Small-subunit ribosomal RNA from an uncultured prokaryote, 1381 nucleotides, folded computationally. It matches the Rfam family "Bacterial small subunit ribosomal RNA".
């Protein structure tokens, strides 16, 4: 995608044509579904009509009519209709056979239809029984029944060699009706004639029986089955053959081409699907079969072992008077039940067909119709045109608009279908009656045929169709919109609710859930579900595979089977062609025709790929046959070999035993211990015993079918290769079942036992150690015989055959050449390496194929369950072999790629280790975090990369937190209206915000109306939020890491992912550079360009400087002046491996040197590739969404962020003598200063105060730098170390130092004597140490940032720890080892 006898959900206008219990072959109430014939027969009412009579109740006769009814008899009931239980079968299909048969009614032909007889039902009477049903007696008819005659054919007997002919026996019948001239009559009729019936025979037609070939399901975990079984003879039976039945005889018959058994199933034409081959199916329609409550049996009949017949048995149901009876819907309706599910107890015989009848006619739930169901197919409609103000409403919005949408409304028009009015075909032809003509006949009658006329027959049906009327009027839904797959947005929800065919969606921005708007698809339907075919080459015949994905049996031999070299002739089984018969109809297909079209119906054709018979051909295959030698084999000469079996022999080594020497250890391990040893081990020497295995040779060497085979000698024996040729003449290949062999381990019996060694014991290791290691040690390993029958039994590659580029080794044989050698070449049989074509998913394979062909065998069909269970076979056992299913998953797997990772490898780097110096971790304090506490202790940051971090500074403020008071267009922004300039003094209440009262003030601009700013009041839009989400974001930042990497274009290689470039050889701090190279180039990074610093030059000269000249001072560039120096600040120079030598590929580069202030990036800074960590930040800022709106917003005062059993990080000060204290004394750099820095002076012990010269600063101030140097003291002491803590007294800032500031003085004087495990920083002007300044700031640094002073030690080196880079390797990892399992 197609399809369906479907069902379910939502929805539903009309018509045509089909279809409708797939389940319980479950049970059935009720009605109907098979009768008919009076022209076979005997009886025989009632109703009706007429006439007469009548007491008006009725009676008699005639007609209808011998009608209804029951009975005898005939035909039918064996058809039609239903169902699919059974059946794996000659049941079905197809083609044959019947010389082995039957056939009522029908057709044709021939002949006949004669003479008799006795009953019986009905009926009547009696009688039994509840009933259903009987019984007895009597009467009666026939086309009922019986006897006789005759005919044909058949059978039998006799005779007969056979044939022909003949004789004897048994063996037929039925009449009815119509008409009628002559003749006869018992007046019924005979007789004649027509029709019909009957009998016999023959033939046909139709239908049926029986037999046979072939065809179509599953299971071998069903392998053997069979005694009437197979055959024969005699007999019986049948319509007919036959073990169909029976007696006897023989011992057969079927089966791997699947018997027997089990399961399932009606078969077919066809139907659905598919390109086809196939696969699935067997409703409706048609053919056959089987069945009729279940089982069995026969009767009748032409036909049955009989759906609406009989008998018997059983189950069930019903009636009963309990003694007995009745019944069979798988006929049509209908009921119950079952079920997801399947219709009316309808109309009619009008048509078609059937039964009976001469016919009229009767019967017919066959059939024709109608009803119900969108159950299917087909057709039609639900309007058409116009219509932009692009209406309203809805939805979305980037607020402009977009979309729904010409859609609607409006205007104009039409009326199919439905509704309504009327008209109205076709399905109807017959039959019957009348007339004419023909046939028959003795006949003008009767009967019959044809023609004409008359008359009438419709269930459907209110038919189809046509027509009238009215009006857009009555008529649209369903599914879907993440991908597959056409169709997108909003809201709600928040891993919930839910969706889902597969992948999957949903954890606060869901095109995937639910709703809405919009859209897409189909449409009176649309979806879902079940089952089926396709796609699926996913069972592969067409048309697949097996080295590694599933898959080659462990290996040979060999049976059946399959297959087979060259050639001659024959044959005609296969093969090919023609013809004939058949292959039902319907269906499919083609061409026509009829319903308005279509579905549907109908005519013709084609097709039905098949089967059978027959004719022909002879290439190929088969069969037979004449030959051949290229396949195969035999004989013969050589040859290599761990090929196999048996027997014998040998040496080395281990162990044990005996003896000698000898003394304290041996042994073992990473280190040990168990163990052995003073009863003498180990070691060493001599001797002996015993078992097992055979060093070197030894080799991708050899042999064997595989397993496997290794000392030497003898013997028996298999196979291979090779040289010449002689012989056989296709004898070949493969091989299901079968059978031989088959490592190790294991089993049985008996030996043997040196070493080794499962189990076991002990010692170690370890958290544990039922392991690895050690000391011991038993089965076993060895031999003989017998089992087992499996291995990663592997080349993971079945055997055989032929063909298809090469090169290089090696083993065995043969040949040739000369240059005679350890030579070269050729050939063949093995065994290896590399490699082309081709093949392969790739890896790879590649004359030893996984290439190209042929033959045969084995095996595979997603993963797990499972090579398991059950069953069978084998085995002593262990177990082997054969071998499923339920259930479960959406994967499992192969090869290759890129990464990541590895207690993989190689190379390299980094204060990474090492070598050093100083710290942290211990103490006290400061500060931050966790935790705890609290009304609150606001929030964030959490390994490195949070923790003196945001915070460059919380007493109020800050402040976001807490408790209280208070405001609601608001503290802040814009717009509007009104009023007032703004603003402000004072008083009262209150903690204040605030509220009330009150005073002063009237400004700027102006076109003189007003207006800007500001304030009060009011209204609506709105403001506001340090509320949430850093996992919705921008921006900014951290980190790997200043590590050397990260990529692209084009080209090339690969099916592809990708690779190459970027790898390799060197080198570098560097993917820095050089060389090479299927790559060539380029970009972001590196480096350089920028800033500071180190040297010099030029220019400039004040506030800086002062060499030389001068003035002045106790003294000072203080002054005149100077421009040399320093400094300042502008511009330049300089360093580039430039030069020399060496090393190196002569390259890049490295090493050393010279010169130089500086040398190999001189030192420092800024600068941070592609990316990683959903890293950090919504509390800097910005921002989507969500949330709050008399509060999560705003204001005020107070409190908190400063708490404190504890734990951690970062620091400061110390523990002292390289020191502390006291005195004296020297030398910086860089900064800051007007709400500021502040000098001299004075006061105070001091913090500081008073005061205010100078300075917006190269001028003045902060501002005395400190360590250092020098003098003195202290003397190892918890101290003259250390300074915490506490008490007292003060200073400063500030509205305010209580919670909660800093500093000063006096007093106090804690811990601490160098710090466990562990851990941090640093490679030179660095560490360490010393002080100075600044930002923030009213005040408040031990923090941060910057500055200078003094100024070391060490680096052998890259094994190890950590991190990183490149190459390579393994991978079952890809969220990537914090993985997977």
């Nucleotide at each position: 995608g197609g399809a369906c006898g479907a069902a379910c959900g939502c929805u539903g206008g009309c018509g045509g044509c089909g279809u409708g219990c797939u389940u319980a072959a479950c049970a059935c109430a009720u009605g109907c579904a098979a009768g008919u014939c009076g022209u076979a027969c005997g009886c025989g009412a009632a109703c009706g009509g007429g006439u007469u009579c009548u007491u008006c109740g009725g009676a008699a006769c005639c007609c209808u009519a011998g009608u209804a009814g029951a009975g005898u008899g005939g035909c039918g009931c064996a058809c039609g209709g239903g169902u699919g239980a059974g059946u794996a079968a000659c049941a079905c299909g197809u083609g044959g056979a019947u010389a082995a048969u039957c056939u009522a009614c029908c057709c044709a032909a021939u002949g006949a239809u004669c003479c008799g007889g006795g009953a019986u039902a009905a009926c009547a009477u009696u009688u039994c029984g509840a009933a259903a049903g009987g019984a007895a007696u009597g009467c009666u008819a026939a086309u009922a029944c019986c006897g006789g005659a005759u005919a044909a054919g058949u059978c039998u007997u006799c005779g007969g060699a056979c044939u022909u002919a003949g004789u004897g026996g048994g063996a037929a019948a039925a009449g009815g009706u119509g008409g009628g001239g002559a003749c006869c009559u018992u007046c019924g009729g005979g007789c004649c004639u027509a029709c019909u019936g009957u009998c016999a025979u023959u033939g046909g037609a139709u239908g049926a029986g029986u037999c046979c070939g072939c065809g179509g399901c599953c299971c071998a975990u069903u392998a053997g089955c069979u005694a009437g079984u197979u055959g024969g003879u005699g007999g019986g039976g049948u319509a007919a053959u036959g073990g169909c039945c029976u007696a006897c005889c023989a011992a057969g018959g079927c089966u791997a081409c699947g018997a027997u058994g089990g399961g399932u199933a009606g078969c077919u034409g066809g139907u659905c699907u598919g390109a086809g081959a196939g696969g699935a199916u067997g409703a409706u329609c048609a053919g056959c079969c089987a069945c009729a409550c279940u089982g069995g049996a026969a009767c009748u009949g032409a036909g049955a072992c009989a759906c609406g017949g009989u008998c018997c048995a059983g189950a069930c149901u019903c009636c009963u008077a309990c003694g007995g009876g009745a019944g069979g819907c798988a006929g049509c309706a209908g009921u119950g039940g079952g079920g997801a599910a399947u219709a009316u107890u309808g109309c009619a015989c009008a048509a078609u067909g059937g039964g009976g009848g001469c016919a009229a006619c009767c019967c017919u739930g066959a059939u024709g119709c109608a009803g119900c169901a969108a159950u299917g197919c087909c057709g039609c409609g639900u309007g058409u045109g116009u219509g932009a103000a692009g209406a309203a409403g809805g939805c979305c919005u980037g607020a402009g608009g977009g979309u729904u949408g010409u859609a609607a409304a409006g205007c104009a028009c039409u009326u199919u279908c439905a509704a309504u009015u009327g008209u109205g075909a076709g399905g109807a032809a017959a039959a019957g009656c009348c007339a004419a003509a023909g046939g028959u006949u003795a006949a003008u009658a009767a009967c019959u045929u044809u023609u004409g006329g008359c008359c009438u027959u419709g269930a459907c049906g209110u038919u189809a169709a046509c027509u009238u009327u009215a009006g857009a009027a009555g008529a649209a839904g369903c599914a879907c919109c993440g991908g597959c797959u056409a169709a997108c947005u909003c809201c709600g929800u928040g891993c919930c609710a839910g969706c889902a065919g597969c992948c999957g969606c949903g954890g606060u921005a869901a095109u995937a859930c639910g709703g809405a708007g919009g859209g897409u698809g189909c449409a009176a339907g649309c979806g879902u579900u079940a089952a089926u075919c396709g796609g699926a080459a996913u069972u592969a015949c067409u048309g697949g595979g097996c080295g590694u994905a599933a898959a080659g049996c462990g290996c040979g031999c060999g049976u059946a089977g399959g297959u087979g070299g060259u050639u001659u002739g024959a044959u005609a089984a296969g093969u090919u062609g023609g013809a004939u018969g058949u292959g039902a109809a319907a269906g499919c297909c083609c061409c026509g025709g009829g319903c308005u079209c279509a579905a549907c119906c109908u005519g013709g054709g084609a097709a039905c790929u098949g089967c059978a018979u027959u004719c022909a051909a002879a290439a190929c295959u088969g069969u037979c046959u004449c030959a051949c030698u290229a396949g195969a084999g035999u004989a013969u000469g050589g040859u290599a070999g761990a090929g196999g079996g048996a027997a014998g022999u040998g040496g080395a080594a281990u162990u044990u035993c005996a003896g000698g020497u000898g003394u304290a250890g041996c042994g073992g391990u990473g280190a040990a211990a168990u163990g052995c040893g003073u009863a003498g081990a180990u070691a060493u020497c001599u001797g002996a015993a015993g078992g097992a295995a055979c060093a070197c040779c030894a080799g991708u060497g050899g042999c064997g079918a595989a397993g496997g085979c290794g000392a030497c000698c003898u013997u028996c024996u298999g196979g291979g290769c090779u040289g010449a040729c002689a012989c056989u003449g296709a004898c070949g290949c493969u091989c299901a079942u079968g059978u031989a062999c088959g490592a190790a381990a294991g089993c049985g019996u008996g030996g043997g036992g040196a070493g080794c060694a499962a189990a076991c014991a002990g010692g170690a290791u370890u958290a544990g150690a039922u392991c690895c290691c050690c000391u011991g040690g038993u089965a076993g390993u060895c031999c003989a015989c017998g089992c087992c029958g499996u291995a990663a039994a592997c080349g993971a590659u079945g055997u055989c055959u032929a063909c298809u580029a090469g090169c290089c080794g090696u083993u065995g044989g043969g040949g040739a050449g000369c240059u005679u050698g350890c030579c070269u070449c050729c050939u063949u049989a093995g065994u290896g390496g590399c490699g082309c074509a081709c093949c392969u998913a790739a890896c790879g394979u590649a004359u030893u194929a996984a290439g190209u062909u042929g033959a045969c065998c084995g095996c595979c069909u997603g993963g797990g369950g499972a090579g398991u269970a059950c069953g069978g076979u084998c085995g002593c056992a262990a177990g082997a072999u054969u071998a499923a299913a339920a259930c479960u998953c959406a994967a499992a797997g192969g090869a290759a790629u890129u990464g990541a990772c590895g207690g993989g490898g190689g190379c390299c780097c980094g204060c990474a280790c090492a070598a050093g110096c100083g710290g942290u971790g211990g103490a006290g304090c400061a500060u931050g975090c966790g935790g705890u506490u609290u009304a609150a202790u606001u929030c964030g940051a959490u390994g490195c990369a949070a923790c003196g971090c945001g915070a460059a500074g919380a007493a109020c403020c800050u402040u976001a937190c807490c408790a209280u008071c208070c405001c609601u267009u608001g503290a802040c922004a814009u717009c509007c209206a009104c009023a007032g300039a703004a603003u402000c003094c004072g008083c009262u209440a209150g903690a204040g915000a605030u509220a009330g009262c009150u005073u002063a003030g009237u400004g700027c601009c102006u076109u003189c109306u007003g207006u800007a700013a500001c304030u009060c009041u009011g209204u609506u839009a709105c403001a506001g939020g340090u509320u949430c989400u850093g996992c919705a974001u921008g921006g900014c930042u951290g980190u790997c890491g200043u590590c050397a990497g990260c990529u692209c274009g084009u080209g090339u290689u690969g099916u592809g992912a990708a690779a190459u470039g970027u790898u390799g050889g060197g080198u570098u701090a560097a993917g820095u550079c050089c060389c090479g190279c299927a790559a060539c180039g380029a970009g972001c990074g590196c480096a350089a360009c920028c800033c500071c610093u180190a040297u010099c030059c030029u220019u400039a000269u004040u506030u800086g400087c002062c060499a030389g000249c001068g003035c002045g001072u106790u003294a000072u560039g203080g002054c005149g002046g100077g421009a040399a120096c320093u400094c300042u600040a502008a511009g330049g120079a300089g360093a580039c491996u430039g030069c020399c030598g060496g090393u190196g590929a002569u390259a890049a580069a490295c090493c050393g040197g010279a010169g130089g202030a500086a040398g190999g990036u001189g030192g420092g800074g800024a600068c941070g590739a592609c990316g990683u960590c959903a890293a950090g930040u919504c509390a800097u800022c910005a921002u989507g969404g969500c949330c709050c709106u008399u509060a999560c917003g705003a204001c005020c005062a107070g409190g908190g962020c400063u708490a404190c059993a504890c734990a951690c990080g970062u620091g400061c000060u110390a523990c002292a003598a390289u020191g502390g204290c006291a005195g004296g004394u020297a030398c910086a750099g860089a900064g800051g200063g007007c709400a500021g820095c502040a000098a001299u002076a004075c006061c105070g012990c001091g913090a500081g105060g008073u005061g205010g010269a100078g300075c917006g600063a190269a001028u003045c101030c902060c501002a005395c730098a400190a360590a250092g140097c020098u003098u003195g003291u202290c003397g190892u002491a918890g101290u003259c170390c250390g300074g915490a803590u506490u008490g007292g007294a003060g200073u400063c800032u500030g509205c305010a130092a209580c919670u909660c500031g800093a500093c000063u003085c006096c007093a106090u004087g804690a811990a601490g004597u160098c710090g466990g495990a562990a851990u941090c920083g640093c490679u030179a002007g660095u560490a360490a140490u010393c002080g100075u300044a600044g930002a923030u700031c009213a005040g408040a640094a031990u923090g941060c940032u910057a500055c200078g002073g003094u100024g070391a030690a060490u680096a052998c080196g890259u094994u190890c720890c950590c991190g990183g880079g490149c190459c390579u390797u393994g991978u079952a990892c890809a969220c990537a080892c914090c993985g997977c399992c």